A computed fold for a 75-nucleotide RNA from a Nitrososphaerota archaeon, annotated as transfer RNA. Its Rfam family is "tRNA". By type it is a transfer RNA. About the family: Transfer RNA (tRNA) molecules are approximately 80 nucleotides in length. Their secondary structure includes four short double-helical elements and three loops (D, anti-codon, and T loops). Further hydrogen bonds mediate the characteristic L-shaped molecular structure. tRNAs have two regions of fundamental functional importance: the anti-codon, which is responsible for specific mRNA codon recognition, and the 3' end, to which the tRNAs corresponding amino acid is attached (by aminoacyl-tRNA synthetases). tRNAs cope with the degeneracy of the genetic code in two manners: having more than one tRNA (with a specific anti-codon) for a particular amino acid; and 'wobble' base-pairing, i.e. permitting non-standard base-pairing at the 3rd anti-codon position. The prediction has a mean pLDDT of 83. Lineage of the source: Archaea > Thermoproteati > Nitrososphaerota. The sequence was found in a public genome assembly.
[in-house]
RNA sequence: GGGCCCGUGGUCUAGUCUGGCUAUGACGCCGCCCUCACAUGGCGGAAAUCCCCGGUCCGAGUCCGGGCGGGCCCA
Numbered sequence: 001g002g003g004c005c006c007g008u009g010g011u012c013u014a015g016u017c018u019g020g021c022u023a024u025g026a027c028g029c030c031g032c033c034c035u036c037a038c039a040u041g042g043c044g045g046a047a048a049u050c051c052c053c054g055g056u057c058c059g060a061g062u063c064c065g066g067g068c069g070g071g072c073c074c075a
Base pairs, nucleotide, nucleotide: 001074002073003072004071005070006069007068010027011026012025020058029045030044031043032042033041051067052066053065054064055063
């Protein structure tokens, strides 16, 4: 330098192909219940510029273009 793949709460992740109401789940965190207490368990809650910029569209996490970062392969 070239090709391919990936980027979503603190962490991991579904959703992307085929655009559509308030972005999914788990772990973690907070509160309550349970217990003499802790753990386990139950209920509830907070927590996301969907990497950035632009375009298309009534509407973009999703499609298109250009960047940034990471990984693999080739040279």